[in-house]
Molecule: transfer RNA
Organism: Vitis rotundifolia
RNA sequence: GUUGUCUUAGCUUAGUUGGUAAAGCAUGUGGCUUUUAACCACGUGGUCGUGGGUUCAAUUCCCAUAGAUGACG
Numbered sequence: 001g002u003u004g005u006c007u008u009a010g011c012u013u014a015g016u017u018g019g020u021a022a023a024g025c026a027u028g029u030g031g032c033u034u035u036u037a038a039c040c041a042c043g044u045g046g047u048c049g050u051g052g053g054u055u056c057a058a059u060u061c062c063c064a065u066a067g068a069u070g071a072c073g
Stems, first nucleotide, its partner, number of pairs: 001072007010025004019056001027043005049065005
């Protein structure tokens, strides 16, 4: 320099013929227990890397760009 893949909650990851985003862990509250842990119930938490484009509608399609990583030179 060329090129592929990845970026979604605090962490690890789902989410394909485009239709207003989910699980586990973590965390908060309550229950249970002499207390803690464990267990049970109910919650909180996301401008889907960034900026544009297409569309009635974009995590999803297109372009640019940043970061991580692999291959080639």